[in-house]
């Protein structure tokens, strides 16, 4: 230099253009003499950034940034 992949909750990851989710972690409560475990509940999101397409974009298209890999 060229090519490809990834970027979504604190962490690990789902998500077929039509309400953004799960597990773990966290809050509160129940249970227990108490702790752990278990159960219930609640909270937590600029879907990397900027544009475009569309009635509607996490999803499709482009550019940029970061990370990973391959080729030279």
């Nucleotide at each position: 230099g060229c090519c490809g992949g990834c970027u979504u909750a604190g962490c690990u990851c789902a998500g077929u253009g039509g309400u953004a989710g799960a597990g773990c972690a966290g809050u509160u409560g129940a249970u227990u003499u108490g702790u752990a475990a278990u159960c219930a509940u609640c909270a937590g999101g600029u879907c990397a950034u900027c544009g475009g397409u569309u009635c509607a974009a996490g999803u499709c298209c482009g550019a940029u940034a970061g990370c990973c890999g391959g080729c030279u």
This is a predicted structure of a 72-nucleotide RNA (transfer RNA) from uncultured Victivallis sp. Rfam family: tRNA. The organism belongs to Victivallis, within Bacteria. The sequence was found in a public genome assembly. Model confidence (mean pLDDT): 82 of 100.